[in-house]
Description:
This is a predicted structure of a 1470-nucleotide RNA (small-subunit ribosomal RNA) from an uncultured organism. The sequence is in RNAcentral, with records from Greengenes. Its mean pLDDT, the model's own confidence on a scale to 100, is 82. Its Rfam family is "Bacterial small subunit ribosomal RNA".
RNA sequence: UUGAUCCUGGCUCACAACGAACGCUAGCGGCGUGGAUUAGGUAUGCAAGUCGAACGGGAACUUUGCGGAUGAUCCUUCGGGUGAAACUGCUUAGGAAACGUGGCGAAAGGGUGAGUAACGGAUAGACAAUCUACCCUCAACAGCGGGAUAAUCCAUCGAAAGGUGAAGUGAUACCGGAUGGUAUACUGUUUCUACGGAGACAGUAUUAAAGGGGGCUUCGGCUUCCGGUUGAGGAGGAGUCUAUUUCCUAUUAGCUUGUUGGUGCGGUAACGGCGCACCAAGGCUGUGAUGGGUAGGGGGCCUUAGCGGGUGGCCCUCCACACUGGGACUGAGACACUGCCCAGGUUCCUACGGGAGGCUGCAAUCGAGAAUCCUCCGCAAUGGGCGAAAGCCUGACGGGGUGACGCCGCGUGACCGAUGAAGGCUCUUACGGGUCGUAAAGGUCUUACAGGGAGUAUGAAAUAUACUGGGGCUAAUAUCUCCAGUAUUUGACGUCAAUCUCAAAUGAAGUCACGGCUAAAUUUGUGCCAGCAGCCGCGGUAAGACAAAUGUGGCAAGCGUUGUUCGGAAUCACUGGGCAUAAAGGGCACGUAGGCGGCGUAGUAAGUUAACUGUGAAAUCCCCCGGCUCAACCGGGGAACUGCAGUUAAUACUGCUGUGCUAGAGUGCAGAAGAGGAGAGUGGAAUUCUAGGUGUAGCGGUGGAAUGCGAAGAUAUCUAGGAGAAGGCCGGUGGCGAAAGCGACUCUCUGGUCUGUUACUGACGCUGAGGUGCGAGAGCGCAGGUAGCGAACGGGAUUAGAUACCCCGGUAGUCUGUGCCGUAAACGAUGGGCACUAGAUGGUGGAGGCGCCGAUAGCUUUCUCCGUCGCAGCUAAUACGUUAAGUGCCCCGCCUGGGGAGUAUGGCCGCAAGGUUAAAACUCAAAGGAAUUGACGGGGGCCCACACAAGCGGUGGAGGAUGUGGCUUAAUUCGAGGAUACCCGUAAAACCUUACCGAGGCUUGACAUGCAGGUGGUAGUGAAGUGAAAGCGGAACGACCCGAAUAGGGAGCCUGCACAGGUGCUGCAUGGCUGUCGACAGCUCGUGUCGUGAGAUGUUAGGUUAAGUCCUGUAACGAGCGAAACCCUUGUGCUUAAUUGCCAGCGCGUUAUGGCGGGGACCUUAAGCAGACUGCCCCGGCCAACGGGGAGGAAGGUGGGGAUGACGUCAAGUCAGCAUGGCCUUUAUGCCUCGGGCUGCACACGUCCUACAAUGGGCUGUACAACGGGGACCCAAACCGCAAGGUGGAGGAAAUCCUAUAAAGCAGUCCUCAGUUCGGAUUGCAGGCUGAAAUUCGCCUGCAUGAAGAUGGACUCGCUAGUAAUCGCCGGUCAGCAUACGCCGGUGAUACGUCCCUGGGCCUUGUACACACCGCCCGUCAAGCCACCCGAGUUGGGAGCACCCGAAAUCCGAGACUUAACCGCAAGGA
Repeated sequence: UUGAUCCUGGCUCACAACGAACGCUAGCGGCGUGGAUUAGGUAUGCAAGUCGAACGGGAACUUUGCGGAUGAUCCUUCGGGUGAAACUGCUUAGGAAACGUGGCGAAAGGGUGAGUAACGGAUAGACAAUCUACCCUCAACAGCGGGAUAAUCCAUCGAAAGGUGAAGUGAUACCGGAUGGUAUACUGUUUCUACGGAGACAGUAUUAAAGGGGGCUUCGGCUUCCGGUUGAGGAGGAGUCUAUUUCCUAUUAGCUUGUUGGUGCGGUAACGGCGCACCAAGGCUGUGAUGGGUAGGGGGCCUUAGCGGGUGGCCCUCCACACUGGGACUGAGACACUGCCCAGGUUCCUACGGGAGGCUGCAAUCGAGAAUCCUCCGCAAUGGGCGAAAGCCUGACGGGGUGACGCCGCGUGACCGAUGAAGGCUCUUACGGGUCGUAAAGGUCUUACAGGGAGUAUGAAAUAUACUGGGGCUAAUAUCUCCAGUAUUUGACGUCAAUCUCAAAUGAAGUCACGGCUAAAUUUGUGCCAGCAGCCGCGGUAAGACAAAUGUGGCAAGCGUUGUUCGGAAUCACUGGGCAUAAAGGGCACGUAGGCGGCGUAGUAAGUUAACUGUGAAAUCCCCCGGCUCAACCGGGGAACUGCAGUUAAUACUGCUGUGCUAGAGUGCAGAAGAGGAGAGUGGAAUUCUAGGUGUAGCGGUGGAAUGCGAAGAUAUCUAGGAGAAGGCCGGUGGCGAAAGCGACUCUCUGGUCUGUUACUGACGCUGAGGUGCGAGAGCGCAGGUAGCGAACGGGAUUAGAUACCCCGGUAGUCUGUGCCGUAAACGAUGGGCACUAGAUGGUGGAGGCGCCGAUAGCUUUCUCCGUCGCAGCUAAUACGUUAAGUGCCCCGCCUGGGGAGUAUGGCCGCAAGGUUAAAACUCAAAGGAAUUGACGGGGGCCCACACAAGCGGUGGAGGAUGUGGCUUAAUUCGAGGAUACCCGUAAAACCUUACCGAGGCUUGACAUGCAGGUGGUAGUGAAGUGAAAGCGGAACGACCCGAAUAGGGAGCCUGCACAGGUGCUGCAUGGCUGUCGACAGCUCGUGUCGUGAGAUGUUAGGUUAAGUCCUGUAACGAGCGAAACCCUUGUGCUUAAUUGCCAGCGCGUUAUGGCGGGGACCUUAAGCAGACUGCCCCGGCCAACGGGGAGGAAGGUGGGGAUGACGUCAAGUCAGCAUGGCCUUUAUGCCUCGGGCUGCACACGUCCUACAAUGGGCUGUACAACGGGGACCCAAACCGCAAGGUGGAGGAAAUCCUAUAAAGCAGUCCUCAGUUCGGAUUGCAGGCUGAAAUUCGCCUGCAUGAAGAUGGACUCGCUAGUAAUCGCCGGUCAGCAUACGCCGGUGAUACGUCCCUGGGCCUUGUACACACCGCCCGUCAAGCCACCCGAGUUGGGAGCACCCGAAAUCCGAGACUUAACCGCAAGGA
């Protein structure tokens, strides 16, 4: 998810978090944090130097002296003299730079996460298998010599980078001897030991060094500080090894040849196949090797109640890397981020010959990206390198800048202030109310932030220098050094913070949401459009879901969105789930590994438990205290780090070892049943075939047929023979088997089970991943067989079609042997084993007891197997229930939303068919289980109805009437549409009606109410004129009421404003009313009970009824709305009453008539009452309800008819009857008027009328009703007219008068079967009536005309009794108009059943339906879109195998050259 319910189950949301990004917005500060993408490329600057107290060197510059040339100034006899400054050569003294040798550092610090699944990390250990510069402690030493080489200079090559040659020099550079307590090797002795080895002592051989500064000096040296060498130790650091642990994948199951081990050698600081030679053939793997994918690890961080899950940015730690790959050198340390060599790629320079470079350091730049900052300041602090030190260096670091990226804090004012202002929005018929809202305005006050001004702390203490005092070294009161004190010196940040002061509420609020989840709602706009959306879902004219406004809610300098993670999710379930039917038990068994395992006892101490010890870095988290005004942040202390390891102890349980037991398991013995299995044989029935006989025209088959067979003799029947398959009856929820499965009989072989006994073994057991075997049917291979049946196929039917169902044939197959296949709804949809937990009742096979003369039977106990019911329990329910789905234990298999899909791909298996293992993309918000109520079924049962049947009469054909559709039209107003619209709204369209159309007019209006103003020649009447009318127009005449009375008010009228008006829209916003199901018998409630619940029960059942009507039964008992009854009418009688009705008797009168007096008997009228209730009898039925029959009765089982219509259904109908929300309209969609239209006509349908005729038509005569109506009405008599009608006016507001002759009928007569003496349409003429008006468009009359039509196709309608049919009468509407509608009476039939059609009721059943079968739903397909696949090919990357080429480097070999230290007299060797 459903109409509702309970489950299963997925999807979604609310929380927290982030190195985030995006949208809108933005006042301040503190603390943090910021290239997550291309380990992409980089311009520029900086990021590692320092030491002159190790050494060579000596520039610029300054300076002394002597020259050179020049020549300012001054003097001058103008010849000259003087000689400054600057320049220059040599020189003195300073000065120390460059360059270089040498030492230390450069292996740290800083960056990044590419690689790495282990050469890594974490935790705990080991090194008796190791190294360690600088530092610290201790011990000892430092003696004698030597030759080179850079820089430099000269020459030279090159564009440059750089190189070559000659000359020449120093050292704390290098080298040789000496000494040596150490180290190495060997030998010997000895101690310890974990037996591997380690330590101590002695001997032999080999093995170090360097000086520099200061002070004093008798120049010999002494002394001090720093440095050097050797050894021992420490601290810190590094290396190696071990154990445990560390992501996904089996669609990766086998991997490995230096591989595993040994011996020996080499190599290393060190162990080791680390390397090599030889030997052996091992090693790893289901506890996941090998391979593939992904990934730096940890402390921690996020989340969580916890367990867990996710993650590894900042900080700390380990590792790895430094353009890519390889390599070594130096060194204590590197195979080295800013060292070297080579190769590759790439950028730059070039004179083209060659060279140079490496931001994953700090800034910065390009690129790509949704996305991440300044080419800043300073070494003041902290730290590092060098130095004796001053000091130098330090993009480590300290600071500033930038980004709301995060966390934290503060502010955007406080108090008072109600006409509850204006204004906005909103509710409301109106008045008015509500809300924004004390909010604002206004008043009083304050000054935290920002702003202006002033302003001074902390971060600074060391070092150093000077002085003073004390200590140490020393021969020394020198030097040096240590401690204390005083003085001086050092700040990037910084225009700092704090603090003070100035002014003014000034400069400072947004964002998201408001249908439910989920806090917060209204109006307007829009109208499945535009849009929203996390899920459900909103939007199709009244949207709280879109958009806007107002209001409200949330958070707040932020708020939302997106992404990601955890949570909720017990939705992978360790904590903490399941598998009969929801997803899920393997088809069944045997059995390997593994897991689990009976009762004692002894030992052990691995698991387990306890205590202690070590460790678990710091930071983080938590607690306490403290520092920034608080907080964030930071500091101190504690706790914690639930882990690992070790030591000691305990021994219940588990494990292990030993030893016993018999209850588990198995064996033996005595019996039992059985379609258990395999093989061989035997028999009968049936079928079919063959042969023969009899026999003749059919057989066969079906719903009905046909194909088929049959005169060449079938079918049928008899005899004989052949063949194959299957096993009747018995036969049974009977039996057997692990399952699949097994059915005639006999024999042989063989498996399992059960009962009894308790002799034997002594836990031998259970389960079972892989594995192995068995495994229905179909199918496959080979060889047989083939009667029947029978896929495919052929034919015949059926059908719209019929590749089906039915029929006639028929191949494979079915059968046998043998080999495959390996699947089924292989199901009890329920894995196996053990134990426990009420029973009742059957069946099968045993055993025991009672019983019996005996055999049964019967009763009873117990074991096994197979069933049914059922307690507890369990289950979502259904159900299960000692054969568990109950309660427990053990083991295995399987599940994790639906679809895609048991599919693709890969592997394995197979001859094939195919099987097995088994995904993803994409897509949906469900899919599903059980149960409930309905509805439905070409399911079942029971029962009704003019439902059918039996009948009568119709419709559909004709003409006409009428309604509708369609068409037409200026308009043909609108509505009604299966049944349930269509003579319906309309109980009457010529005007009116009228709503439609055309034209002409009116605008507060034809009508209502209110307010304001005006009004006495006012209201009203309204002439002439104009016009089709409405209207326009306005002469003239001319009022009323109240009143306190010339006022004022009212009515009326005018003007204006509110408003009126609308048959305009929405019947899907509504009320009311109505139709239909349906005159059907149903629909519910209270309480109780049952159910987790929806719901059930009652209302079901047995009868019965028209009926849920009644009776009986009953977890139900009652009740209500319906049914019935009550009401009206009709049918009978009685009482009362008696006019206008009636008239028997008595009178009167009349041609005649209740006409009159009178009467109430009768009829009638109209008021009341009676009567009918299964009351009585018989029978049936349960002694009931009730039914059948009968009597009586006017009427009999509801007497007939009517009114009356349950809960509800159809969004049924009606906004045009009325009412009414909303919307629309307002000089028009309102109102008035005239005319037209609603009546229009190629056509179609519905409902009717009249007919087609003789049961008729015409004519003449004649009989009998009822219901009604009547005053602008019904209208008599009489007269006129052929008639319609006219004249007339009596009577009648009516049981009195009129309407008003009823008609069919009956009697008589004509017509004689024809388009007629049927039928009457149509048309012409002449009339009548109504009405202002009859043309569009009324009715009637007379004469004339005389159409179609001769009983109506498929189909279809009504009706059961005073009914159908048929005949006329009346009424409403109405001036007139009736074939319609509503009544009234007259004449007056047929059926007596429930198989079927239609509809309905109750019970039951199935359901995937619930808009409920007009349901649901399956497959193909158009266009578009998405994903995947194929595709001539093309391109990039990765891997494997084979082969070729092959740099630097390291090691080795050979050769050449050179050479100080060694050997040698030398040559020479090395």